[in-house]
RNA sequence: CAUUUGCCAGGGUAAAUCCGCUGCAAGGCGGAGACGCAAAAUUUCCCGUCUGAUGGGCUCAGGCACCAUGACAACGGGGUUGCCAAA
Numbered sequence: 001c002a003u004u005u006g007c008c009a010g011g012g013u014a015a016a017u018c019c020g021c022u023g024c025a026a027g028g029c030g031g032a033g034a035c036g037c038a039a040a041a042u043u044u045c046c047c048g049u050c051u052g053a054u055g056g057g058c059u060c061a062g063g064c065a066c067c068a069u070g071a072c073a074a075c076g077g078g079g080u081u082g083c084c085a086a087a
Base pairs, nucleotide, nucleotide: 004087005085006084012037013036017032018031019030020029021028022027041080042079043078045077046076048072049071050070055066057064058063
């Protein structure tokens, strides 16, 4: 230095839930809070899931289902980066 692995140490992060703001919504941001996470750092390239503004279709109407260009990186895979060291 590289790879595998995850004992030690220093730490890092933050689910559900609650409050405020924001968004049509899924969700996001901030505060509180810790279920957890050795990449639960980062990135939508692939898969998957969620929403349905919008669009066309159907309906006498009410509405109905479909539709990402929207969202989720804590769905999984891939790319990029990374602390420590018993082995």

Predicted 3D model of an 87-nucleotide RNA (c-di-GMP-I riboswitch aptamer) from Sulfuriferula plumbiphila. The prediction has a mean pLDDT of 90. The RNAcentral record of the sequence draws on Rfam. NCBI's taxonomy places the organism under Bacteria, Pseudomonadati, Pseudomonadota, Sulfuricellaceae, Sulfuriferula.